Molecule: transfer RNA
Organism: Callorhinchus milii
């Protein structure tokens, strides 16, 4: 100076159910350890501060680059 968002890789927003892909899990199909299909679980680095509301704005730390 920039970056921290699902197991990785990344989008997004001051209020709305926080999404995709890839993977995980459970179910059916299948000759089937591959495959297709359908459901599901599963996240805003960490302590304050503005505000009616903060993952978003702002300050501090912390960790990468």
């Nucleotide at each position: 100076c920039c970056u921290g968002u699902a197991g990785c890789u990344c989008a997004g927003u001051g209020a709305u159910u926080a999404g995709a892909g890839c993977g995980c899990u459970u179910g059916c199909c299948u000759c089937g350890u591959a495959g297709g299909c359908a459901a599901g679980a599963g996240a805003c680095c960490u302590g304050g501060g503005u505000u009616u509301g903060a993952u978003u704005c702002u300050c501090g730390g912390c960790a990468g680059g």